[in-house]
């Protein structure tokens, strides 16, 4: 027992930072000589973000030491910078569980 912590599943909430620049090809519209505009995609460049993941460390422990040692801190490898998606964390429900409340 009107159910602790935890795990799994589903739902809800959930920040930050260029709709940057250049090139390329596709589609649509205007024009019909050539071009112009819109749109999302690919590559490259510079600038940024930090809450998937990842990495690093304090006190302290250990005394053997290039050892262990946390994060929303730091780093930005990865990820991200209109929308969408994702998102640490919080929460609701269900299942497991059972006094740990």
């Nucleotide at each position: 027992u009107u159910g602790a912590g935890u795990a799994c599943a589903a739902g809800g909430g959930g920040a930050g930072a260029g709709a940057u620049u250049a090139c390329g090809a596709g589609u649509c519209g205007c024009a019909c000589u050539a071009g112009c505009g819109a749109u999302a995609c690919g590559u490259a460049a510079c600038g940024c973000c930090g809450a998937a993941g990842g990495a690093g460390c304090a006190a302290g422990c250990a005394a053997a030491a290039u050892g262990c040692g946390a994060a929303u801190c730091u780093c930005u490898c990865a990820g991200g910078c209109a929308a969408a998606a994702g998102a640490a964390c919080c929460u609701u429900u269900g299942u497991a569980g059972g006094a740990c409340g």

Source information
The RNA shown here (Glycine riboswitch aptamer) has 101 nucleotides and comes from Ornithinibacillus scapharcae TW25. Its mean pLDDT, the model's own confidence on a scale to 100, is 78. Of the family's consensus pairs, 91% are formed in the model.